Predicted 3D model of a 379-nucleotide RNA (Bacterial RNase P class A) from a Patescibacteria group bacterium. The sequence is in RNAcentral, with records from ENA. The model forms 94% of the base pairs in the Rfam consensus. The gene name in the source record is rnpB. Its Rfam family is "Bacterial RNase P class A". By type it is a ribozyme. NCBI's taxonomy places the organism under Bacteria, Bacteria candidate phyla.

RNA sequence: CCAGAAAGCCGGAUAACCGCGGGACGCAAGUCUCGAGGAAAGUCCGGGCUCCGGAGAAACACGGUGCCGGUUAACGGCCGGCGGGGGCGACCCCAGGGACAGUGCCACAGAAAAUAUACCGCCGUCGCAAGACGGUAAGGGUGAAAAGGUGCGGUAAGAGCGCACCGCGCGGCUGGCAACAGGCGCGGCACGGAAAACCCCACCGGGAGCAAGGCCAAAUAGGGAGGGCCAGUCCGUGCGCAAGCACGGGCGGGCGCGUUUUUCAGCCUUUGCUCUCCGGGUUGGCUGCUUGAGGCGGCAGGAGACUGCCGUCCCAGACGAAUGGUUAUCCAUGCCCGCAAGGGCAGGACAAAACCCGGCUUACAGGCUUUCUGGCCUA
Numbered sequence: 001c002c003a004g005a006a007a008g009c010c011g012g013a014u015a016a017c018c019g020c021g022g023g024a025c026g027c028a029a030g031u032c033u034c035g036a037g038g039a040a041a042g043u044c045c046g047g048g049c050u051c052c053g054g055a056g057a058a059a060c061a062c063g064g065u066g067c068c069g070g071u072u073a074a075c076g077g078c079c080g081g082c083g084g085g086g087g088c089g090a091c092c093c094c095a096g097g098g099a100c101a102g103u104g105c106c107a108c109a110g111a112a113a114a115u116a117u118a119c120c121g122c123c124g125u126c127g128c129a130a131g132a133c134g135g136u137a138a139g140g141g142u143g144a145a146a147a148g149g150u151g152c153g154g155u156a157a158g159a160g161c162g163c164a165c166c167g168c169g170c171g172g173c174u175g176g177c178a179a180c181a182g183g184c185g186c187g188g189c190a191c192g193g194a195a196a197a198c199c200c201c202a203c204c205g206g207g208a209g210c211a212a213g214g215c216c217a218a219a220u221a222g223g224g225a226g227g228g229c230c231a232g233u234c235c236g237u238g239c240g241c242a243a244g245c246a247c248g249g250g251c252g253g254g255c256g257c258g259u260u261u262u263u264c265a266g267c268c269u270u271u272g273c274u275c276u277c278c279g280g281g282u283u284g285g286c287u288g289c290u291u292g293a294g295g296c297g298g299c300a301g302g303a304g305a306c307u308g309c310c311g312u313c314c315c316a317g318a319c320g321a322a323u324g325g326u327u328a329u330c331c332a333u334g335c336c337c338g339c340a341a342g343g344g345c346a347g348g349a350c351a352a353a354a355c356c357c358g359g360c361u362u363a364c365a366g367g368c369u370u371u372c373u374g375g376c377c378u379a
Base pairs, nucleotide, nucleotide: 001375002374003373004372005371006370007369008368009367010366012330013329014328015327016326017325018324020035021034022033023032024031025030037350041361042360044359045358046357047356048355049209050208051207052206054264055263056262057261058260059259060258062205063204064203065202066201067081068080069079070078071077082096083094084093085092086091097200098199102198103197105193106192119140120139121136122135123134124133125132126131148166149165150164151163152162153161167189168187169186170185171184173182174181175180213287214286215285216284223278224277225276226275227274228273229272232251233250234249235248236247237246238245239244252269253268254267255266294313295312296311297310298309299308300307301306331348333346334345335344336343337342
């Protein structure tokens, strides 16, 4: 210098004037102060918070996750490692448990797609020949995938038929917390693929969401139609002429976040309860609301994700939803004129809070930094 890899950052700047939303002060006029993002986005995961069950347990259903260890409030995130694949390399990618629990599937082509089988070929016997019968699975052919691979021996030709190495399976050994790795022995090969088909195993998970929820004000008639359910009984005491009523208790029944069962506690046991639809009224204010697993800096621990301690700061809270506009100078970029110095014009990526936080994913003009890899040149 060229070509690449990884990680990170900025994402127009300054000033003046005008304006918008919140807060403080002020009787007021006004003054001071704060005011979008790295993704505020998609709403895909995880949590806080709130309501729905009075509280708990189990099973089922449904959904999710899926190598190992760590990290965290938690996660499907992140960090470190393992295994597999790609790259000369820096480095990148992987839903990465189970296919001897069971069921099903593997299009087309092909002899055959999983209880194996034989189109061409090769070999043997018969035959003049065409061919027939038998052996074989080395070679060819089909296919995304073909029943271990390579070599030597062996054979009529062949074949794990025999042997060596590789692969595979089983057993134990060594190292490692583990995933796993290494080497040893045995076995002639038994076990094709696919679980992003059902399924099995392990683990995790109640539901709904700030339009949650709470308070105040206003309004109104708890209006109409249709449907469903109704399980009580016994004892004691009191009152009563009696019918019965009241209180207490036993047994039974009912109620209760998808279903069922169950435990403790509770309520009801009645002319009421409940479901669906229609109609009527109000749809204003306050709160939740922003101090938080918070930002920045330092020190310490750790390989890292991350954690601890100290100091410091307060950094939008709107709801017809503020965060903007103009001018000047500069910065980056593009175009035009010019030999050049320079001049003129245009114009600033993606996008924009709505309860909050941790992630993931997606979008992003242009620019910058650091580390590393491969190649070339020079000393």